Predicted 3D model of a 526-nucleotide part of an RNA (small-subunit ribosomal RNA, 5' domain) from a Verrucomicrobiales bacterium. Lineage of the source: Bacteria > Pseudomonadati > Verrucomicrobiota > Verrucomicrobiia > Verrucomicrobiales. Rfam family: Bacterial small subunit ribosomal RNA. Its mean pLDDT, the model's own confidence on a scale to 100, is 86.
Context: one part of a larger RNA
RNA sequence: GAACGAACGCUGGCGGCGUGGAUAAGACAUGCAAGUCGAACGGGGAACUUACUUAGCUUGCUUUGAAAGUUCCUAGUGGCGAACGGGUGAGUAACACGUGAGUUACCUGCCCCAAAGCGGGGGAUAGCCCGAGGAAACUCGGAUUAAUACCCCAUGUGAUCGUAAGAUUAAAGGCGGCUUCGGCUGUCGCUUUGGGAUGGGCUCGCGGCCUAUCAGCUAGUUGGUGAGGUAAAGGCUCACCAAGGCGAUGACGGGUAGCUGGUCUGAGAGGACGAUCAGUCACACUGGAACUGAGACACGGUCCAGACACCUACGGGUGGCAGCAGUCGAGAAUCAUUCGCAAUGGACGAAAGUCUGACGGUGCGACGCCGCGUGGAGGAUGAAGGCCCUAGGGUCGUAAACUCCUGUCAUCAGGGAGUAAUGACUUACGCAGUAACUGGCGUGGGUAGUGAUAGUACCUGAAGAGGAAGGGACGGCAAACUUCGUGCCAGCAGCCGCGGUAAUACGAAGGUCUCAAGCGUUGUUC
Numbered sequence: 001g002a003a004c005g006a007a008c009g010c011u012g013g014c015g016g017c018g019u020g021g022a023u024a025a026g027a028c029a030u031g032c033a034a035g036u037c038g039a040a041c042g043g044g045g046a047a048c049u050u051a052c053u054u055a056g057c058u059u060g061c062u063u064u065g066a067a068a069g070u071u072c073c074u075a076g077u078g079g080c081g082a083a084c085g086g087g088u089g090a091g092u093a094a095c096a097c098g099u100g101a102g103u104u105a106c107c108u109g110c111c112c113c114a115a116a117g118c119g120g121g122g123g124a125u126a127g128c129c130c131g132a133g134g135a136a137a138c139u140c141g142g143a144u145u146a147a148u149a150c151c152c153c154a155u156g157u158g159a160u161c162g163u164a165a166g167a168u169u170a171a172a173g174g175c176g177g178c179u180u181c182g183g184c185u186g187u188c189g190c191u192u193u194g195g196g197a198u199g200g201g202c203u204c205g206c207g208g209c210c211u212a213u214c215a216g217c218u219a220g221u222u223g224g225u226g227a228g229g230u231a232a233a234g235g236c237u238c239a240c241c242a243a244g245g246c247g248a249u250g251a252c253g254g255g256u257a258g259c260u261g262g263u264c265u266g267a268g269a270g271g272a273c274g275a276u277c278a279g280u281c282a283c284a285c286u287g288g289a290a291c292u293g294a295g296a297c298a299c300g301g302u303c304c305a306g307a308c309a310c311c312u313a314c315g316g317g318u319g320g321c322a323g324c325a326g327u328c329g330a331g332a333a334u335c336a337u338u339c340g341c342a343a344u345g346g347a348c349g350a351a352a353g354u355c356u357g358a359c360g361g362u363g364c365g366a367c368g369c370c371g372c373g374u375g376g377a378g379g380a381u382g383a384a385g386g387c388c389c390u391a392g393g394g395u396c397g398u399a400a401a402c403u404c405c406u407g408u409c410a411u412c413a414g415g416g417a418g419u420a421a422u423g424a425c426u427u428a429c430g431c432a433g434u435a436a437c438u439g440g441c442g443u444g445g446g447u448a449g450u451g452a453u454a455g456u457a458c459c460u461g462a463a464g465a466g467g468a469a470g471g472g473a474c475g476g477c478a479a480a481c482u483u484c485g486u487g488c489c490a491g492c493a494g495c496c497g498c499g500g501u502a503a504u505a506c507g508a509a510g511g512u513c514u515c516a517a518g519c520g521u522u523g524u525u526c
Base pairs, nucleotide, nucleotide: 001526002525003524004523006522007521008520009519010518013372014371015370016369017368018367019365020364026328027327028326030325031324032323035080036079037078040077041076043074044073045072046071047070048069049068050067052065055062056061057060087283088282089281097207098206099205100204101203102202103201106200107199111196112195113194114193115192116191117190119153120152121151122150129142130141131140132139133138158169159168160167161166173188174187175186176185177184178183209255210254211253216246217245218244221243222242223241224240225239226238227237228236258280259279260278261277262273263272264271265270285306286305287304288303289302308319309318310317311316336362338361339360340359344358345356346355347354348353375405376404377403378402385396386395387394388393409467411462412461413460414459415458424447425446426445427444428443429442430441431440470515471514472513473512474511475496476495477494481510482509483508484507485506491498492497
């Protein structure tokens, strides 16, 4: 000199863009953060319509009951999602990461392409109803019911096993259109197989911390045979056999640490760091385990143990903010218990749409960078006042007053966006397909709408210099000097050093220098 996720002191007008729990991976009140589908299914509820029906009479109205249809809602079964997204950096010196290879040793839901199929039947179980236990959490028994839930038979393009013969192996329907009620057909699904894409698993070469005041380490250890296990190779696990394997090119031990793209600095080489953003790994109160599933050994799932906390009728239960806000604690120190799904993205759904503390916004903090302003021109009797003085004067100083202007920002008033195009409905044309239609894909037109930000940005007008300057330094380094006070005291100080009666070095004042909505100090890095 540069830099910072900074803190502290003094000061503080506005805007844009960023950024903000670095310490206790300490403990957490409260709310929200993962749902969705009624076009898979039975039931329940509400509203409306229709033709019946009951009763009353005012004879065309009210009322009762069951039925059918339409629309809406949804506790449960079922499907998909919940393994993404979001957080944190504890652990980890390791194929964890980076980079380059390998996988003839592997998997991959949804998506795309291609081939083939979707026939027949069955028994249950939630819910509902009845009953029982419990303070609660919840649990138990009986009867009954549906499915794209579950099971069986058939078929076998295929797939698996096998030299072959042969054996084994699948499925589900929903919503529409037309109908001569025989069927035909569209679309979303379902099953088997092959390929692709995407995402992963595993293996290897090389690379990146300190320590020898750590020198020897190792029995599943190193290899083989066989078996088990896995999606998959493998001591991954096991039985047996052999005695190997690693190490001064630093094994083993100890300390520290997530890694990278990058960031800071520097002319570079290098050094230090790894906030925000992006990739990746690990973790989810602590330790362990598996289940489900294409995918987890699963942050807002399950089970066991532990610590902690809460409820309790003392028998027993419940919980996990390192999600977004927020609270306490510790700390020098880090924000709102905000608005919205309008956009982008995600989950589900045929769609409308629902959900989304991801995200988009607003708020708070000079925490940082950048921009703007705090007025401009004229104005000498060089006013008053302060300070200094050799008492003549000098200086603050064109500075002020005063005159003439301007109107940025802030204030008030009026107007007022872009962020919005998808999608829905309708329509025209084209394309593929069909016996033909509907439907599908693409392009265009029309209609009604959709904005949290926000009455914000921006524009116009009004008034009026009005509302807006401080911090540090002044002995040398190093730009900037005098007076008074103090008297080795009080104090200053980055280094040299100042202060013991005329201190440009302490304290105050005037002046000056410098940076400026900041300026200094401290800490850290180069």